[in-house]
Molecule: transfer RNA
Organism: Candidatus Bathyarchaeia archaeon
RNA sequence: GCCCCAGUAACUCAGUGGUAGAGUGCUACCUUGGUAAGGUAGAAGUCGAGGGUUCAAAUCCCUCCUGGGGCU
Numbered sequence: 001g002c003c004c005c006a007g008u009a010a011c012u013c014a015g016u017g018g019u020a021g022a023g024u025g026c027u028a029c030c031u032u033g034g035u036a037a038g039g040u041a042g043a044a045g046u047c048g049a050g051g052g053u054u055c056a057a058a059u060c061c062c063u064c065c066u067g068g069g070g071c072u
Stems, first nucleotide, its partner, number of pairs: 001071007010024004018055001026042005048064005
C1' cells in the first nucleotide's frame, strides 16, 4: 500500500428499511434472624463520526476514525 471482518446499554451480543432488544451487571422492593440464592419493578443508548438515498435508515450508498485478521 491492497483486501476482508467488526464497532448497538457498564460488559457480552441480537436486531439486515417501519416503536432499539436480550443475558449478565446496577438500583429499589419482596422473601430471610442475617447473607447468598430466588422473585417483582426500574434506570441506563446522539446504534463509532460526517454526508447521501428514501415518506421512513442501526439497517442501503460514499468518505473518514478505531480495533482485529490476511496478502505483498